[in-house]
RNA sequence: UUUCAGGGCGAGGUGUAAUUCCUCACCGGCAGUAAAGUCUGCGAACCGCUUUUGCGGCCGAAACGGUGCAAUUCCGUUACCGACGGUUAAAGUCCGGAUGAGAGAAA
Numbered sequence: 001u002u003u004c005a006g007g008g009c010g011a012g013g014u015g016u017a018a019u020u021c022c023u024c025a026c027c028g029g030c031a032g033u034a035a036a037g038u039c040u041g042c043g044a045a046c047c048g049c050u051u052u053u054g055c056g057g058c059c060g061a062a063a064c065g066g067u068g069c070a071a072u073u074c075c076g077u078u079a080c081c082g083a084c085g086g087u088u089a090a091a092g093u094c095c096g097g098a099u100g101a102g103a104g105a106a107a
Base pairs, nucleotide, nucleotide: 001107002106003105004104010024011023012022013021025093026092027082028081029042030041031040032039037080038079046057047056048055049054062078063077064076065075066074084096085095086094
């Protein structure tokens, strides 16, 4: 310098109306470390200040058993978590900011 860099509502029920409620289902950014949504650190989102830009703040959730030199990362079982705005009805999964930004990765 260039390129890349987020996944997921399928079935049934109620209802005037729901991919938003209920039952089941489905998804998991980046780096580190024995391979991680739940450990540590970071990014994004959100909040405040700010002219750009940047600075500061905030930042969810796991136990038990097994194997092993080593795993809160693998295997087994059972759990749990998920920004903001919008919507005929409450959203991790729809629409929007976003053809954006970005931890970082590759050349």

The RNA shown here (FMN riboswitch aptamer (RFN element)) has 107 nucleotides and comes from uncultured Eubacterium sp.
The RNAcentral record of the sequence draws on MGnify.
The organism belongs to Eubacterium, within Bacteria.